RNA sequence: ACUCUGGUAGUGUAGGGUAGCACGCUCGGUUCACAACCGAGAAGUCCCGGGUUCGAUCCCCGGGCGGAGCA
Numbered sequence: 001a002c003u004c005u006g007g008u009a010g011u012g013u014a015g016g017g018u019a020g021c022a023c024g025c026u027c028g029g030u031u032c033a034c035a036a037c038c039g040a041g042a043a044g045u046c047c048c049g050g051g052u053u054c055g056a057u058c059c060c061c062g063g064g065c066g067g068a069g070c071a
Base pairs, nucleotide, nucleotide: 002069003068004067005066006065010023011022012021013020017054025041026040027039028038029037047063048062049061050060051059
C1' cells in the first nucleotide's frame, strides 16, 4: 500500500421514527449487620465530513483512529 473489521453511559452490547438492555454506581426499603432481593434515580456532543431518505446512531461514500489478514 491492499483486503476485512470495530467505534453508542464507568464496562459490555442492541437499535431507520423517544437512545434502549445487562452489569456497575447513587438513594431508599428489608436485616442486629452484610449479601441477596424489591423500589427509585443519575450518567451518552452515538469518532468526523458528505450523500440517500419525510426522517440516519443505524444504509452508502470519503477521512482519521484501533484490531486482524496478505506478501
A computed fold for a 71-nucleotide RNA from Chionoecetes opilio, annotated as transfer RNA. Taxonomically the source falls in Chionoecetes (Eukaryota, Opisthokonta, Eumalacostraca, Decapoda). The prediction has a mean pLDDT of 85. The RNAcentral record of the sequence draws on Rfam. It matches the Rfam family "tRNA". About the family: Transfer RNA (tRNA) molecules are approximately 80 nucleotides in length. Rfam classes the family as a transfer RNA.